[in-house]
RNA sequence: AGAGUUUGAUCCUGGCUCAGGAUGACCGCUAGCGACAGGCCUAACACAUGCAAGUCGAGGGGCAGCGGGGAGCGAAGCUUGCUUUGCUCCGCCGGCGACCGGCGCACGGGUGAGUAACGCGUAUGCAACCUGCCCGUUUCAGCGGGAUAACCCGGAGAAAUCCGGCCUAAUACCGCAUGUGGCCAAGGGGAGGCAUCUUCUUUCGGCCAAAGGAGGCGACUCCGGAGACGGAUGGGCAUGCGUGACAUUAGCUUGUUGGCGGGGUAACGGCCCACCAAGGCGACGAUGUCUAGGGGUUCUGAGAGGAAGGUCCCCCACACUGGUACUGAGACACGGACCAGACUCCUACGGGAGGCAGCAGUGAGGAAUAUUGGUCAAUGGUCGGGAGACUGAACCAGCCAAGCCGCGUGAGGGAGGAAGGUACAGAGUAUCGUAAACCUCUUUUGUCAGGGAACAAAGGCGGGGACGUGUCCCCGGAUGAGUGUACCUGAAGAAAAAGCAUCGGCUAACUCCGUGCCAGCAGCCGCGGUAAUACGGAGGAUGCGAGCGUUAUCCGGAUUUAUUGGGUUUAAAGGGUGCGCAGGCGGUCUGUUAAGUCAGCGGUCAAAGCCCGGGGCUCAACCCCGGCCCGCCGUUGAAACUGGCAGUCUCGAGUUGGAGAGAAGUAUGCGGAAUGCGCGGUGUAGCGGUGAAAUGCAUAGAUAUCGCGCAGAACUCCGAUUGCGAAGGCAGCAUGCCGGCUCCACACUGACGCUGAGGCAUGAAAGCGUGGGUAUCGAACAGGAUUAGAUACCCUGGUAGUCCACGCAGUAAACGAUGAAUGCUGGCUGUCCGGGGGGAUUGACCCCUGGGUGGCGAAGCGAAAGCGAUAAGCAUUCCACCUGGGGAGUACGCCGGCAACGGUGAAACUCAAAGGAAUUGACGGGGGCCCGCACAAGCGGAGGAACAUGUGGUUUAAUUCGAUGAUACGCGAGGUACCUUACCCGGGCUUGAAAUGUGCAGGACUCAGGCAGAGACGCCUGUUUCUUCGGACCUGCAUGUAGGUGCUGCAUGGUUGUCGUCAGCUCGUGCCGUGAGGUGUCGGCUUAAGUGCCAUAACGAGCGCAACCCUUCUCCCCGUUUGCCAUCAGUUAAUGCUGGGCACUCCGGGGACACUGCCAUCGUAAGAUGUGAGGAAGGUGGGGAUGACGUCAAAUCAGCACGGCCCUUACGUCCGGGGCUACACACGUGUUACAAUGGGGGGUACAGAGGGCCGCUAUCCCGCGAGGGUGCGCCAAUCCUCAAAACCUCUCUCAGUUCGGACUGGAGUCUGCAACCCGACUCCACGAAGCUGGAUUCGCUAGUAAUCGCGCAUCAGCCAUGGCGCGGUGAAUACGUUCCCGGGCCUUGCACACAAAGCCCGUCAAG
Repeated sequence: AGAGUUUGAUCCUGGCUCAGGAUGACCGCUAGCGACAGGCCUAACACAUGCAAGUCGAGGGGCAGCGGGGAGCGAAGCUUGCUUUGCUCCGCCGGCGACCGGCGCACGGGUGAGUAACGCGUAUGCAACCUGCCCGUUUCAGCGGGAUAACCCGGAGAAAUCCGGCCUAAUACCGCAUGUGGCCAAGGGGAGGCAUCUUCUUUCGGCCAAAGGAGGCGACUCCGGAGACGGAUGGGCAUGCGUGACAUUAGCUUGUUGGCGGGGUAACGGCCCACCAAGGCGACGAUGUCUAGGGGUUCUGAGAGGAAGGUCCCCCACACUGGUACUGAGACACGGACCAGACUCCUACGGGAGGCAGCAGUGAGGAAUAUUGGUCAAUGGUCGGGAGACUGAACCAGCCAAGCCGCGUGAGGGAGGAAGGUACAGAGUAUCGUAAACCUCUUUUGUCAGGGAACAAAGGCGGGGACGUGUCCCCGGAUGAGUGUACCUGAAGAAAAAGCAUCGGCUAACUCCGUGCCAGCAGCCGCGGUAAUACGGAGGAUGCGAGCGUUAUCCGGAUUUAUUGGGUUUAAAGGGUGCGCAGGCGGUCUGUUAAGUCAGCGGUCAAAGCCCGGGGCUCAACCCCGGCCCGCCGUUGAAACUGGCAGUCUCGAGUUGGAGAGAAGUAUGCGGAAUGCGCGGUGUAGCGGUGAAAUGCAUAGAUAUCGCGCAGAACUCCGAUUGCGAAGGCAGCAUGCCGGCUCCACACUGACGCUGAGGCAUGAAAGCGUGGGUAUCGAACAGGAUUAGAUACCCUGGUAGUCCACGCAGUAAACGAUGAAUGCUGGCUGUCCGGGGGGAUUGACCCCUGGGUGGCGAAGCGAAAGCGAUAAGCAUUCCACCUGGGGAGUACGCCGGCAACGGUGAAACUCAAAGGAAUUGACGGGGGCCCGCACAAGCGGAGGAACAUGUGGUUUAAUUCGAUGAUACGCGAGGUACCUUACCCGGGCUUGAAAUGUGCAGGACUCAGGCAGAGACGCCUGUUUCUUCGGACCUGCAUGUAGGUGCUGCAUGGUUGUCGUCAGCUCGUGCCGUGAGGUGUCGGCUUAAGUGCCAUAACGAGCGCAACCCUUCUCCCCGUUUGCCAUCAGUUAAUGCUGGGCACUCCGGGGACACUGCCAUCGUAAGAUGUGAGGAAGGUGGGGAUGACGUCAAAUCAGCACGGCCCUUACGUCCGGGGCUACACACGUGUUACAAUGGGGGGUACAGAGGGCCGCUAUCCCGCGAGGGUGCGCCAAUCCUCAAAACCUCUCUCAGUUCGGACUGGAGUCUGCAACCCGACUCCACGAAGCUGGAUUCGCUAGUAAUCGCGCAUCAGCCAUGGCGCGGUGAAUACGUUCCCGGGCCUUGCACACAAAGCCCGUCAAG
């Protein structure tokens, strides 16, 4: 000192949360010792029991009990006058229960209920007071008197207790005297002060005292008594200031406020009373309600503050609850009294007793708080002359980790990093761990043994001394609860002593297993749905440590209530606006004052505590000593600033004179157009309305049109970045009245100013009340449409209202979302209203200077957008308002209102966000530009039929699996009868069908034959090695392993589809921005193209585009045979058949060509255009390969590879059979058709690209044919395989046909171990649906569509109508980009970012 959390990312605002410290604490786990401090926060709830206040016999009467003494009587023993003992008597002595009396009991101890108060704190005052015991000074104590308790007698009662009678004492009580003195009243004189006054002195009058006791032979001594004055101590009263919350408590008060006179008190005072007056308090918060003892201090904080008031100290209040007084120096009295009340207890039912908030203790309450302990040894208190007594005050001990501090649980060495355990990344590594073992050493604490304190010295007693004669000093002996404790010494012995929490980020610390949105965690964000560092366990690690974590509470962080130290355009927040009382603030100069301010000095600020400096317990905590202390009060001074007082000035403000602009307001009058209505004319069938209609109006004459008239409302053009007004607001013209503003002059006043809580006024529209008015428009309402519905949008009507007068209401996105005022701070440019100058005289314009209203911008500000002299800049003053979102501007209360409603304005509960600005995308039934067989224009199809094929569904033992919008569905599969095969049934094997390491055993392996079986396989017989002796090879056994088309494509690699062959996607540096990010890549033109050109804070570059590559089209060169044949020659029925040739074609190697190069037009250029030229080809010539960054958790674990999980006599593997070919149905992709542009028969041409030895096969023969037989040639530019449509001709003549060929029957061929499930083909026969196909939909822009055939891969064969290629014939159309779909770029909006299948609102249902 900060951090986490809103977003895809960013900046800001803003809340929530965390890390720290603290506690009279609680709870969980754990626990060795000591010192110090602490311990009912809740029920001021109720209390059993014991103790907590007595003492004095030196005040008194007495004598119940105890001891002593004496007397008498009796008994026992006997030493016969002694001892013991019993009873009675004597207060004689020591003493003493109860009683009278004195002092104390008002202290000490407890608690915090009440109290918001002179209660407390602080500072003062009392000229308005008291004070026992204590100290000092002074004076005095004379003489009398009458009672009463105890005791005794009697009585009542259960008891508590009470009553009557007799006797008696005092330091108890009373009277008289004395009066140093005091008090009261009156008179005289003096002094002082603070208003009423105080004080001194004097005269006269009145009133007021007392107690004795002890010791001593005595003198006398000591303790007491009374009056007065003074001191000290303790109290009482009064006052200034300070000391909670709520205004949803705004008015309170009748002894109330004051006066006069009394009473009362220690004393002042309405404290009380009579009379008189009508005051007193209050927004500077009275009154009321709620809460609370206050302070010193404590915790926290950098501080300012905030929170708290337990222990200790001071003050207050209280003592079961409420009230009252008595006694006393002092109480309205905790362990006193009386009364009332509640409660508890006793009772003989008549009546009584009690008060732990004293110390222990009990119950109850509660998360929670201790012993019915010891002692008066010390300190202190009361009484006493004293000894001493009493003292739950106090000092000690006990219990409790409940706090703080200290100590320990060992130290040093010791690596084969042992063994063993555990974990993992597992032939090993890590960890426990220098840890242990082992060696050396120490002994705190604990245990045992021994010794053993301080706290104790006074008073008092005995003795002695000094002097100031009642004080001090010296000596002596006595006194310890704690305690045999602290402490010291010795002994044995590492011996007896470590845990708790955490480990996703914040926040130090990581892996494995289990679990599988389950169980659970969580302070916030959030983890968990099969690879969880976040759950549970383990290993390890981290933090602290006799403690560690949780919980609760306070402060901090939080500048998140902001005095220090915040804000209000858009995040929460400027009052709708003005006037203005109080209040706050206020121009210039001079003088004065000293309230604020500043300084010196003094008093106070208790002690303790904090802090600083020392000291004592072994250290520390703790304790002791000294110092310091914000503040308050007094006093002396200073006079700058603020304030007060007195004066001065003119620039703020205002007045006056002149000039000016304006939809400012208000009242009256006037005007035309439009609208509607009335009357009349013309006129006829519709009008009106809409996207389209209908309702409506109209032949009873509408709409339209003309004329006349009436009514109400609003004022076209001018008219705007205009003007005016405080705001709301204000618009035809004229006039009256009236408010404000501006400019110029600078004559006058002389700070008269600014702001403004309450208050008053004003305040759009809608609304309300009363009365008018009502043309238009028009909530509600009605009808018609729209629609799934349509209580809406649209249409036809239409009432309140809209208008006027008066009154109410008082709100708006009442907005510039920006309060008012003043001053200051670069500029540029419009416009409105003034003034001056220049220039000009009719003239545009230029300069200066005021006031208003706009635009752009410097600095600056701001989170940014933006603001920017009209500030959101820099400053000052005053007011208003804000403090997370929702709940909610709601509820309640109050105020206002006729009502509607307005003003004021919460909480419970709930969330971790809500929000502002900007960024990048995506999206829009937003915009602009552009492209694509995207539409349009065309051609041909699909969707209807049959069949083929794939899929879904269904079925099945199995119908293996995958692919599923576009981007699955003739897809994986480029060949499912067995095999394939993964599926099903059945039969087998288990180191296994294949691979490999090691160990052991054997000798074969192989081949041939036979038997059983569906086969795998099993059984039998025969045959049978090499060697360098290590072994090779094979078999068997064992073991480590194998094997898996089992799961996860959402763990992956690789590959692929799609957007899309769309033109995009990025980077470096620079620049801009707080940042995300932008710029570049935007703009203009152009292109198929981010293709290029121009422009440009960008300049370059990369991946894409293009080009390079292959193929095709033209030409040239070179080259040869298997190709070719123009020329020459030969030959045949014919043929490049032969010689020959390499010209041409072809083949295949190289090259050329095309580049908008040329011309014209347009254009800056890039480029575009042209029936251009030339050229085989012209603007990318055609086709292919080539697929950017990325998207779809797209597809594939079954092609392959691979992590994890799973199976291991099976989820592996072998075999036989079946299935993948099922079939009510649905869909996709195709084939064949429905016919005459055709079918059939006959004739007759022309390809290309491929393939071929387990092959292609010529020729000939057989068969109708599939095919069979024979077999030339060819490992191929040589041989073989090789077209069909087309063309010619014949026929069919519109029909379910000479179309169409499904299905079925029969007969065959071929392949193959085998065609039943389940092959293809051939022939004969049979001859189904179908006559061009609904909504809808697909392909194609030229050698393309359409149409025709040919080949190849796979392959024994083939379900191929599929796929991939090849050539033949060969069109139509494109105006164009409005619309549909997809895409690109720019821009705009956005509350979306899983990104529109988004987000989100309401209702209902379930929970």